[in-house]
RNA sequence: GCCGCGGUAGCUCAGCGGGAGAGCAACGCCUCGACAAGGCGUAGGUCGCUGGUUCGAUCCCAGCUCGCGGCA
Numbered sequence: 001g002c003c004g005c006g007g008u009a010g011c012u013c014a015g016c017g018g019g020a021g022a023g024c025a026a027c028g029c030c031u032c033g034a035c036a037a038g039g040c041g042u043a044g045g046u047c048g049c050u051g052g053u054u055c056g057a058u059c060c061c062a063g064c065u066c067g068c069g070g071c072a
Base pairs, nucleotide, nucleotide: 001071002070003069004068005067006066007065010024011023012022013021018055026042027041028040029039030038048064049063050062051061052060
C1' cells in the first nucleotide's frame, strides 16, 4: 500500500429499512436475624465520525477514523 471483518448501554453481544434490545454489572424494593442466592422493578445509548440515497437509515452507498486478520 491492497483486501476482508468489526466499532450498538459500564462489559460481552443481538438487531440487515419504520418499536433501539438481551445477558451480566449498577441502583431500589421484596424475601432473610444478617449476608449470599432468588423474585420484581428502575436508570443507563450523538448506534465510531462526516456526507449521500430514501417519506423514513443501526441497517444501503461514499469518504474518513480506530481495532483485528490476510496478502505484498
Predicted 3D model of a 72-nucleotide RNA (transfer RNA) from Micromonospora chokoriensis. The organism belongs to Micromonospora, within Bacteria. RNAcentral records the identical sequence in 8 taxa. Rfam family: tRNA. Rfam's curators write: Transfer RNA (tRNA) molecules are approximately 80 nucleotides in length.